[in-house]
This is a predicted structure of a 519-nucleotide part of an RNA (small-subunit ribosomal RNA, 5' domain) from an uncultured bacterium.
Context: one part of a larger RNA
RNA sequence: GGAUGAAUGCUAGCAGUGCGCCUGAGAUAUGCAAGUCGAGCGUUGCCUUGGAAAGAGCUUGCUCUUUUCGAGGAAGCGGCGGACGGCUGAGUAACACGUAGGUACUUACCCCUAGGUAGGGAAUAGCUCACCGAAAGGUGGGGUAAUGCCCUAUGGUCUCCAACUUUGUUGGAGUAAAGUCUUCGGACGCCAAGGGAGAGACCUGCGGCCUAUCAGGUAGUUGGUGUGAUAAUAGCGCACCAAGCCUAUGACGGGUAGCUGGCCUCAUGAGGGUGGUCAGCCAGAGGGGGACUGAGACACGGCCCCCACUCCUACGGGAGGCAGCAAUCAGGAAUCGUCGGCAAUGGGGGAAACCCUGACCGCGCGACACUGCGUGUAGGAUGAAGUUCGAAAGAGCGUAAACUACUGUGGUAUAGGAAGAAGGCACAGCGUAAGCUAUGUUUGACGGUACUAUACUAGAAAGGGGCCGCUAACUGCGUGCCAGAAGCGUCGGUAAUACGUGGGCCCCAAGCAUUAUCC
Numbered sequence: 001g002g003a004u005g006a007a008u009g010c011u012a013g014c015a016g017u018g019c020g021c022c023u024g025a026g027a028u029a030u031g032c033a034a035g036u037c038g039a040g041c042g043u044u045g046c047c048u049u050g051g052a053a054a055g056a057g058c059u060u061g062c063u064c065u066u067u068u069c070g071a072g073g074a075a076g077c078g079g080c081g082g083a084c085g086g087c088u089g090a091g092u093a094a095c096a097c098g099u100a101g102g103u104a105c106u107u108a109c110c111c112c113u114a115g116g117u118a119g120g121g122a123a124u125a126g127c128u129c130a131c132c133g134a135a136a137g138g139u140g141g142g143g144u145a146a147u148g149c150c151c152u153a154u155g156g157u158c159u160c161c162a163a164c165u166u167u168g169u170u171g172g173a174g175u176a177a178a179g180u181c182u183u184c185g186g187a188c189g190c191c192a193a194g195g196g197a198g199a200g201a202c203c204u205g206c207g208g209c210c211u212a213u214c215a216g217g218u219a220g221u222u223g224g225u226g227u228g229a230u231a232a233u234a235g236c237g238c239a240c241c242a243a244g245c246c247u248a249u250g251a252c253g254g255g256u257a258g259c260u261g262g263c264c265u266c267a268u269g270a271g272g273g274u275g276g277u278c279a280g281c282c283a284g285a286g287g288g289g290g291a292c293u294g295a296g297a298c299a300c301g302g303c304c305c306c307c308a309c310u311c312c313u314a315c316g317g318g319a320g321g322c323a324g325c326a327a328u329c330a331g332g333a334a335u336c337g338u339c340g341g342c343a344a345u346g347g348g349g350g351a352a353a354c355c356c357u358g359a360c361c362g363c364g365c366g367a368c369a370c371u372g373c374g375u376g377u378a379g380g381a382u383g384a385a386g387u388u389c390g391a392a393a394g395a396g397c398g399u400a401a402a403c404u405a406c407u408g409u410g411g412u413a414u415a416g417g418a419a420g421a422a423g424g425c426a427c428a429g430c431g432u433a434a435g436c437u438a439u440g441u442u443u444g445a446c447g448g449u450a451c452u453a454u455a456c457u458a459g460a461a462a463g464g465g466g467c468c469g470c471u472a473a474c475u476g477c478g479u480g481c482c483a484g485a486a487g488c489g490u491c492g493g494u495a496a497u498a499c500g501u502g503g504g505c506c507c508c509a510a511g512c513a514u515u516a517u518c519c
Base pairs, nucleotide, nucleotide: 001519002518003517004516006515007514008513009512010511013373014372015371016370017369018368019366020365021331026329027328028327030326031325032324035080036079037078040077041076046073047072048071049070050069051068052067053066054065055064056063057062058061087284088283089282097207098206099205100204101203102202103201105200106199107198110196111195112194113193115191116190117189118152119151120150121149127142128141129140130139131138132137158174159173160172161171162170163169164168179188180187181186209255210254211253216246217245218244221243222242223241224240225239226238227237228236258281259280260279261278262274263273264272265271286307287306288305289304290303309320310319311318312317337363339362340361341360345359346357347356348355349354376406377405378404379403386397387396388395389394410457411456412455413454414453415452416451420446423442424441425440426439428437429436430435463508464507465506466505467504468489469488470487474503475502476501477500478499484491485490
């Protein structure tokens, strides 16, 4: 000198862009953050609502009851999604990451190809009845549906067995499926198979911290055979056999640490430092362990067990997990709103309309950083007043002010006023269809914001640090090794350009200094 997720002191006009718990992976009140599908299904038992019919009451146009036909909602079965998105960096020195390769594997939704989608059955939730419990919840009886479940058939495929004209034929055994809507044209599905795309799993070479005041480490250890397990290879597990394997090219142990693209610095080279925001990968979800479901998890807002903590309780027993968005307490030098919207982009579900989305888009707070703008412009005296210095002549502040003319970035007021919107719906035409086109209508949180025009107004808007040398900038007074200053050298003991203060000057400027850290 440059840099920072900074903090502290003094000061402060505006806008844009970015950034904002680095500490306790400490604890959390409250609200929200993952649902959706009635075009898979039953029930009208419950709630809201519309129409029709019958009956009753009468204030003769309303109310109530019953039946029936719809529409919407809560609950339930079923499907898909809750493995993405979001957060954090504890652990991890490891195939975790980066890079370059490999194979013994898997893959829901999506795309392409060519096949199939037959017949039957038994349950169960919801519901209803009874009961237990303070609650959370549970037990039993009855009965109902399906794209839920089971059986049978067929068999392209796959597995096993046998035969043979032996490398592919034949025979045998086993192995699938689901319907819904319809304008009756079809549409969306379902089953099995082959291929693709994207995604994942496993293995390997190389690369990147400190420590020898850690020198030996290792029994599933190293290899083999068999068997099991897995989507799949493998001591991954087990049985038996052999005695190996790693290590000064640092094993083993200890300490520290998420890794990378990047970022900072440097002569813009090598190197050094760093890993915040953004992007990729990994790991974790109060601590530890486990599996279930599923295409995918050993699963943040799923389940089970143990531990710690908190809450409810009728004391018998239950409930919970913000390292999601806000917010609270604590810790700390220190880090924000319990805001708006799904309008856009993206995601889940759905045929669609649409619903959900604290992802996201926006607004708010903070000079935390960078960038830009302003605090006026021109004229104006041998030069006011005031103040400082003074040899008392004068000199500085100083064209600075006053004063004159002007401008309107900004400010205030008034008026206009976006882009971000692509789509959706209705109808018509064309087309076998997918779809295309025309017309109409509708969708904006930000926001009456940005921006534009007009009017008025110099009016709201400058400080901080320094002045002995390094280092740009000097004098008066006070103090007297005192009070104090200080990055280093040092300064201060009676004329201190170094302390304190006045004036002047220098540097930077809505900032300026200090502290911390890196080059």